A computed fold for a 71-nucleotide RNA from a soil metagenome, annotated as c-di-GMP-I riboswitch aptamer.
The sequence is in RNAcentral, with records from MGnify.
Of the family's consensus pairs, 95% are formed in the model.

[in-house]
């Protein structure tokens, strides 16, 4: 980044399983994503605890990789 083209991921919700919890993993299912791959580095929002440890990359920057490609 083109009204291209091939491919991709998967929000609520349901249903299975882990966890105290946020919240995650699998399975149905798509609101939406050009990095909605990866990384907690800043800021942020949350859960557990007062020694601190955790969660979320689909909140925002910043970093790293990578697909497919006209004019």
């Nucleotide at each position: 980044g083109a009204u291209a083209a091939a491919g991709g991921c998967a929000a609520a919700c349901c249903c299975g399983a882990a966890g105290c919890a946020a919240u995650u993993c699998g399975g149905g299912g798509a609101c939406g994503c050009a990095a909605a791959g990866c990384c907690a580095c800043g800021g942020g929002a949350c859960c557990c605890u007062c020694g601190g440890g955790g969660u979320c990359a689909g909140c925002c920057g910043g970093g790293u990789u990578a697909c497919c490609g006209a004019a």